RNA sequence: GAAAAGGGCAAACUCCACCGAAAGGGGGGGGCGCAAAGUUACCGGCCUAAAGCCUGACGGCCAAGGCAGCGGGAUUGCCGAA
Repeated sequence: GAAAAGGGCAAACUCCACCGAAAGGGGGGGGCGCAAAGUUACCGGCCUAAAGCCUGACGGCCAAGGCAGCGGGAUUGCCGAA
């Protein structure tokens, strides 16, 4: 990050007698898109709330749980014009 080249990943949706309380994750199909949409939970943000605490109740609070395709940081990588 222009032109390409070789490629890579995989949104929504869908299937699973899968894991999970949930968020979410895993596998198959599928491609919206992505120059890191490779990895990483360090910072901010967002999601969930089982257990716990509060409430007469309705409900509320809360991360040791999540999201890397919400930003930032760190780190690894393909090609190579200005």
About this RNA: This is a predicted structure of an 82-nucleotide RNA (c-di-GMP-I riboswitch aptamer) from a soil metagenome. The prediction has a mean pLDDT of 90. Rfam family: c-di-GMP-I riboswitch aptamer. Rfam describes the family as follows. GEMM was predicted in a large-scale screen for bacterial structured RNA regulatory elements.